[in-house]
RNA sequence: UAUGACCGCUAGGGGAGCCCGAUGAUGUUCGGGCUGAGAGGGAGUAAGCGCUAAUUACUCCGACCCUUUGGACCUGAUCUGGAGUAAUACCAGCGGAGGAAAGCGGAUAGAGCAGAUC
Numbered sequence: 001u002a003u004g005a006c007c008g009c010u011a012g013g014g015g016a017g018c019c020c021g022a023u024g025a026u027g028u029u030c031g032g033g034c035u036g037a038g039a040g041g042g043a044g045u046a047a048g049c050g051c052u053a054a055u056u057a058c059u060c061c062g063a064c065c066c067u068u069u070g071g072a073c074c075u076g077a078u079c080u081g082g083a084g085u086a087a088u089a090c091c092a093g094c095g096g097a098g099g100a101a102a103g104c105g106g107a108u109a110g111a112g113c114a115g116a117u118c
Stems, first nucleotide, its partner, number of pairs: 004118002006106005011067004017034006027049002041061007073099003079093004
């Protein structure tokens, strides 16, 4: 400097990464650190793994974010460029891309100016 922004109810959608350490199998767990709104919080089932281990999927509940005015989230993507970290994270591109979950009620609403917060 520019752009955006409210509340409630019901319903629905979505993700959960990176690093370090401990334990040592009727196991598949526990602790710590980073970024983030959220880093799988509680319960359970199944598959896989197989004693030099700590995986994956699903179900119910919860937190969080998002619901077409849709950058929540998925695909492309084990992507490209930049800067940088313990590592991820970060910035830009890709991107006017292809997908992606909504209804109701309330508040506000002439124009302009100024201010506060995010």
A computed fold for a 118-nucleotide RNA from Heliorestis acidaminivorans, annotated as TPP riboswitch aptamer (THI element). NCBI's taxonomy places the organism under Bacteria, Bacillati, Bacillota, Clostridia, Heliorestis. It matches the Rfam family "TPP riboswitch aptamer (THI element)". The literature on the family includes a 2003 paper in FEBS Lett by Kubodera et al., "Thiamine-regulated gene expression of Aspergillus oryzae thiA requires splicing of the intron containing a riboswitch-like domain in the 5'-UTR". Rfam's curators write: Vitamin B(1) in its active form thiamin pyrophosphate (TPP) is an essential coenzyme that is synthesised by coupling of pyrimidine and thiazole moieties in bacteria. The previously detected thiamin-regulatory element, thi box was extended, resulting in a new, highly conserved RNA secondary structure, the THI element, which is widely distributed in eubacteria and also occurs in some archaea. Analysis of operon structures identified a large number of new candidate thiamin-regulated genes, mostly transporters, in various prokaryotic organisms.